[in-house]
Notes
SAM riboswitch aptamer (S box leader) from a soil metagenome, 111 nucleotides, folded computationally. It matches the Rfam family "SAM riboswitch aptamer (S box leader)". Rfam's curators write: The SAM riboswitch is found upstream of a number of genes which code for proteins involved in methionine or cysteine biosynthesis in Gram-positive bacteria. RNAcentral holds the sequence, with entries from MGnify. Model confidence (mean pLDDT): 77 of 100.
RNA sequence: UCUCAUCAAGAGUGGCUGAGGGAAAACGGCCCUACGACGCCUGGCAACCCACCUGCAUCGACGCAGGGAAGGGUGCAAACUCCGGCGGAACACUGGUUCCGCGAGAUGAGA
Numbered sequence: 001u002c003u004c005a006u007c008a009a010g011a012g013u014g015g016c017u018g019a020g021g022g023a024a025a026a027c028g029g030c031c032c033u034a035c036g037a038c039g040c041c042u043g044g045c046a047a048c049c050c051a052c053c054u055g056c057a058u059c060g061a062c063g064c065a066g067g068g069a070a071g072g073g074u075g076c077a078a079a080c081u082c083c084g085g086c087g088g089a090a091c092a093c094u095g096g097u098u099c100c101g102c103g104a105g106a107u108g109a110g111a
Base pairs, nucleotide, nucleotide: 001111002110003109004108005107006106007105012042014041015040016039020032021031022030027084028083029082044076045075048073049072050071052067053066054065055064056063081104085102086101087100088099089098090097091096
């Protein structure tokens, strides 16, 4: 960089630290935060991959489908992916709201 899948659910009244933080380049909005943010430790959530279990299939292996009280690898843990772009529809009626699609992004798996 490309492909595929998912992005409405879930996750501590713990310990340390001490002023910032809300993915990424910037900006804006709107928020969180000394009733302690961010980070680290620990506990947790989830079930993408591996492993495991069951079934199918097979000479066997590869493979396909399903499973969970979750062993290993990731991931996640305020607000829709916090909001912002493009197109369309409905409502509203000039402040917009909701829905759908695309784009962008995040995470996983593969190339």